The part of an RNA shown here (small-subunit ribosomal RNA, 5' domain) has 525 nucleotides and comes from an uncultured bacterium. Rfam family: Bacterial small subunit ribosomal RNA. Gene Ontology terms of the family: ribosome and structural constituent of ribosome. The coordinates come from a structure-prediction model, not an experiment, and the mean pLDDT is 85.

[in-house]
Context: one part of a larger RNA
RNA sequence: CGAACGCUGGCGGCGUGCCUAACACAUGCAAGUCGAACGGGGUCCGUGGGGGCAACUCUGCGGACUUACGUGGCGAACGGGUGAGUAACGCGUGGGCAACCUGCCCGUGAGUGGGGAAUAACCCCGGGAAACUGGGGCUAAUUCCACAUACAGUCCCGAUGGCGCAGCCAUUGGGAACAAAGCCCGCAAGGGCGCUCGCGGAGGGGCCCGCGUCCGAUCAGCUAGUUGGUGGGGUAACGGCUCACCAAGGCGGAGACCGGUAGCCGACCUGAGAGGGUGACCGGCCACACUGGGACUGAGACACGGCCCAGACUCCUACGGGAGGCAGCAGUGAGGAAUAUUGCGCAAUGGGGGAAACCCUGACGCAGCGACGCCGCGUGGAGGACGAAGCCCUUCGGGGUGUAAACUCCUUUCGACGGGGACGAACAUCCCGAUGCUGAAUCGGGACUGACGGUACCCGUAGAAGAAGCCCCGGCUAACUACGUGCCAGCAGCCGCGGUAAUACGUAGGGGGCGAGCGUUGCUC
Numbered sequence: 001c002g003a004a005c006g007c008u009g010g011c012g013g014c015g016u017g018c019c020u021a022a023c024a025c026a027u028g029c030a031a032g033u034c035g036a037a038c039g040g041g042g043u044c045c046g047u048g049g050g051g052g053c054a055a056c057u058c059u060g061c062g063g064a065c066u067u068a069c070g071u072g073g074c075g076a077a078c079g080g081g082u083g084a085g086u087a088a089c090g091c092g093u094g095g096g097c098a099a100c101c102u103g104c105c106c107g108u109g110a111g112u113g114g115g116g117a118a119u120a121a122c123c124c125c126g127g128g129a130a131a132c133u134g135g136g137g138c139u140a141a142u143u144c145c146a147c148a149u150a151c152a153g154u155c156c157c158g159a160u161g162g163c164g165c166a167g168c169c170a171u172u173g174g175g176a177a178c179a180a181a182g183c184c185c186g187c188a189a190g191g192g193c194g195c196u197c198g199c200g201g202a203g204g205g206g207c208c209c210g211c212g213u214c215c216g217a218u219c220a221g222c223u224a225g226u227u228g229g230u231g232g233g234g235u236a237a238c239g240g241c242u243c244a245c246c247a248a249g250g251c252g253g254a255g256a257c258c259g260g261u262a263g264c265c266g267a268c269c270u271g272a273g274a275g276g277g278u279g280a281c282c283g284g285c286c287a288c289a290c291u292g293g294g295a296c297u298g299a300g301a302c303a304c305g306g307c308c309c310a311g312a313c314u315c316c317u318a319c320g321g322g323a324g325g326c327a328g329c330a331g332u333g334a335g336g337a338a339u340a341u342u343g344c345g346c347a348a349u350g351g352g353g354g355a356a357a358c359c360c361u362g363a364c365g366c367a368g369c370g371a372c373g374c375c376g377c378g379u380g381g382a383g384g385a386c387g388a389a390g391c392c393c394u395u396c397g398g399g400g401u402g403u404a405a406a407c408u409c410c411u412u413u414c415g416a417c418g419g420g421g422a423c424g425a426a427c428a429u430c431c432c433g434a435u436g437c438u439g440a441a442u443c444g445g446g447a448c449u450g451a452c453g454g455u456a457c458c459c460g461u462a463g464a465a466g467a468a469g470c471c472c473c474g475g476c477u478a479a480c481u482a483c484g485u486g487c488c489a490g491c492a493g494c495c496g497c498g499g500u501a502a503u504a505c506g507u508a509g510g511g512g513g514c515g516a517g518c519g520u521u522g523c524u525c
Base pairs, nucleotide, nucleotide: 001522003521004520005519006518007517010377011376012375013374014373015372016370017369018335023333024332025331027330028329029328032074033073034072037071038070039069040067041066042065043064044063045062046061047060048059049058050057051056081288082287083286090213091212092211093210094209095208096207097206100205101204102203105201106200107199108198109197110196111195112194113147115145116144117143122137123136124135125134126133127132154176155175156174157173158172159171160170161169162168163167182193183192184191185190214260215259216258221251222250223249226248227247228246229245230244231243232242233241263285264284265283266282267278268277269276270275290311291310292309293308294307313324314323315322316321341367343366344365345364349363350361351360352359353358380410381409382408383407390401391400392399393398414466416461417460418459419458420457424452429447430446431445432444433443434442469514470513471512472511473510474495475494476493480509481508482507483506484505490497491496
């Protein structure tokens, strides 16, 4: 130290846990939401018409509630994972854009007029085993289209001023084309949420540059969109980004090119520092999403849980054809010395949608497993003999284990059991009140809401009661005797031990070290 292995193992807190096959994946879940944009469907209530004696049936209108089938909107580009690729403006740091974009949000200015059309769902007919799909007919909108208007902006033609390296900025005259959507509350007035065109902001992004960024020279020459120019195209934007033509350039011993290795950083480990090593967790950036390629939609993607093509693989098939992508969370197999639950909850924080209620959220909050790590605590405390027994040694006198035990008194952490029992919660919303324009906003009070959890914590009950091991003892290096063994069996980090008295092997007693750990191995300073 993200460790592993051996022996051992009481409790808690906080962390942390596929370093290997970016190997393959069963199953479930991980991105939806809005009915206050719209059509349709359902339930209930009210009501009208036709048939019928009636039961009932056919058909229409209105209202309330509901529904995500479809259209439409926003989100799905965030969040989560991984480190394959990448030696690069990828990252870090400092700058530049007079070459750029920006949905939602904030500030500010102006506007929101009158029309048209299509198409899902639905109905009818058909194809298919399925996935799905063809034709005809109807219809709505915050869908689509053209027109009007145009503060401003854009483009074209001018004027004035300022500044600058480049050209940009400000003011101004004329001309041209370009916008929009409604919904809810209300009797209304009006209010709220939206919509459109500008300007500014905030936050986010794009591009460019200086410097820094591993090993090999047993890689020394490399280069054809190559280097530059002109023009066209393309982009939000500069650019050989792309294309045509023209020129023949460009890079390199201050290491080009080639090969190997590698995501980069904040940081982390070590060290007195300088330095060396590392880039797991957490945070920032980048890259990737079965492999390779491509674009579509969109403010934003060349898009992990979207689309298309090709490939490998797996699965279904009625053999015609289809389906799939865990480097999301859990989980399985495989690989490996080795790395966890197919758990609970949206209560909190955060995110998406919604006017809101609320819905979704394997982000997240928690719980589970593993001494994997760090930290804390306990396994008892005090007294107690010239000193029990056992065991070991012995010169047989004795010595050691050793106040250790027994025994006496005491305590009760942790654990067990019983009882009480949270903080995290305040919002939103509703009710009341204040203020206010009888409104909105705001403020005060009340009610409601907890996965963790009957957990933490507190109180009580019982009783020393349930809780110690591991390595070492030849020198380095702290700790010695006996027996067994006899160059055997074995030990060993180095030096080296063992061939009949071995402090070095094995066992025992004793001792040393650390302690819920102790050793070993690996890696690094």